A computed fold for a 147-nucleotide RNA from Kitasatospora sp. MMS16-BH015, annotated as c-di-AMP riboswitch aptamer (ydaO/yuaA leader). The source organism's lineage runs through Bacteria, Bacillati, Actinomycetota, Streptomycetaceae and Kitasatospora. The model forms 96% of the base pairs in the Rfam consensus.
RNA sequence: GGGACAACGACGCAGACCCCUGGGCGGGAGCGGGGGACCCACGUACCACGCCGUGCCCCACGGCUCGGGGUGAAGCCGCCCAGCGCGGCCGGGCCACUCUCCGGUCCGAACCCGACAGCUCACUUCGCAGGCGUGCGGAGAGGGACA
Repeated sequence: GGGACAACGACGCAGACCCCUGGGCGGGAGCGGGGGACCCACGUACCACGCCGUGCCCCACGGCUCGGGGUGAAGCCGCCCAGCGCGGCCGGGCCACUCUCCGGUCCGAACCCGACAGCUCACUUCGCAGGCGUGCGGAGAGGGACA
């Protein structure tokens, strides 16, 4: 001088997932998600529980996920050697105040509901977990702080 790892602390990142209080159970404040009228939207012959099981039998109860739906940026289309592959469009994060532009670099998962839900006042209900990282790209406008 360089690299790697660990601990502590500071500071940050995505996301609603944060702050205060109490010795503790808890409480407060705030931030988010779901369900849920009229109107509007969707739909317009009939049948229609998608599958399995049980029963006091056409209804109820229990289970399941292929239909449908929810959180989330995490989707759509095409091609094909059909591999979980390629391409296009599109969506999202970071580069340490905000916005715009340029450039760079990544992500496009996972889980849940359980045949069922459009929007939606009142009303109702649920979450506030877990996971990571930085030593600092450029231009313009604005703002802030320090001296």
RNAcentral holds the sequence, with entries from Rfam.